This is a predicted structure of a 346-nucleotide part of an RNA (small-subunit ribosomal RNA, central domain) from a metagenome.
The RNAcentral record of the full RNA draws on SILVA.
The coordinates come from a structure-prediction model, not an experiment, and the mean pLDDT is 88.

[in-house]
Context: one part of a larger RNA
């Protein structure tokens, strides 16, 4: 490199948009570039291969043939691919009318809880644990009541639910945006799929500046436990957790399963439409689940949401360790990220 692979054995980029490229719907037309056929030229000789021959054989040498799978120009063919200009509607998109949702951004509002403060009632404990102690408390704690302040999170509803490309999204409400499905088939007429580079987004932690700081809580301190205890348990507690702006760009970013399209036996639950409607049954389209036939699979399992049967494009893999390390480069304020070896060893 080829062959072969990629849910769990090595291997699907975290996710989308999109450039180049690759691939591309139905029926005709043009052309003849690819493609196919014929004939011509060339493809030196030697060598290789085949058939003969000469040295006693062989190596070696001589003769003939084939081959030289290529290139050039030429005459034709037109199914397929390409090309030219028109056409079509089923792919794609748009429109009209509904509808759905924890989809996003910004604002406003709400109650429970927690903590703190003030006042009141009230008296000796509270708290915590396996048991304790540290801690708080007669300067009146804990408990109970009223009032006030603050920040963060939204019980029940809540689901095997829904939405989003992924990360993710949950009190109520308003504004502004976005998306999907369904119905009608009105419009455009292949406008499509994938996508190396590129670019947007991207949990938590972390970083910068400025706010905020109730709770929880790395670090840290103390008390226990223990042979020790730099832990598990307890009492405290700072970064952080929250907001704004800017970085970081990673996760078991997982369905460990790339995107798109087509095809393939059934049963069942559920969400949203349509249809129908007083309700129910039934039907249909789109999604989310469960069980399975065939098939696939090393198996467990997957099974119309495929890991089945095919097609197009991209990413990635090639024994374990060394190592996601070193070096170089790019990016970053830093932490570090991305790219990414070898010696050696088994």
């Nucleotide at each position: 490199c080829u062959g072969g692979g990629c849910g769990u054995a090595a291997a699907g980029c975290g996710c989308a948009c999109g450039u180049a490229g690759g691939c591309g719907g139905c029926g005709a037309u043009u052309u003849a570039a690819g493609u196919c056929a014929g004939a011509g030229g060339u493809g030196a000789a030697a060598g290789c291969c085949c058939g003969g021959g000469g040295c006693u054989c062989a190596a070696c040498c001589c003769c003939g043939g084939a081959a030289c799978u290529g290139c050039c120009a030429u005459u034709g063919a037109u199914a397929c691919u390409g090309u030219c200009g028109a056409u079509c509607u089923u792919g794609a998109a748009u429109g009209u009318g509904u509808u759905u949702g924890a989809u996003g951004u910004g604002g406003g509002c709400g109650g429970a809880a927690u903590a703190u403060g003030a006042c009141a009632u009230g008296u000796a404990g509270c708290g915590g644990u396996g048991a304790a102690a540290u801690g708080c408390u007669u300067a009146g704690a804990u408990a109970u009541g009223u009032c006030a302040u603050a920040g963060a999170a939204c019980a029940c509803c809540g689901a095997u639910u829904g939405c989003g490309a992924a990360g993710g999204c949950a009190g109520c409400u308003c504004a502004c945006a976005a998306a999907g499905c369904c119905a009608c088939u009105a419009u455009u007429g292949a406008c499509g799929c994938u996508g190396a580079g590129g670019c947007a987004c991207g949990a938590a932690a972390g970083c910068g500046u400025g706010g905020g700081g109730a709770u929880c809580a790395a670090a840290c301190a103390g008390g226990a436990u223990u042979a020790g205890a730099u832990a598990c348990c307890c009492u405290g507690g700072u970064a952080g957790u929250c907001c704004a702006c800017g970085c970081c760009g990673u996760a078991a970013a997982c369905u460990u399963u790339g995107a798109u399209c087509a095809c393939u036996c059934g049963c069942u639950g559920u969400u949203g439409g349509c249809g129908a409607u007083a309700c129910a049954c039934u039907g249909u389209c789109a999604g989310c689940g469960g069980c399975u036939a065939a098939g696939c699979g090393a198996a467990a399992g997957c099974g119309u949401u495929a890991a089945g049967u095919g097609a197009u494009c991209c990413a990635c893999c090639u024994g374990g360790g060394g190592a996601g390390u070193a070096c170089g480069g790019u990016c970053g304020c830093a932490a570090g990220a991305c790219u990414g070896a070898a010696a050696c060893u088994c």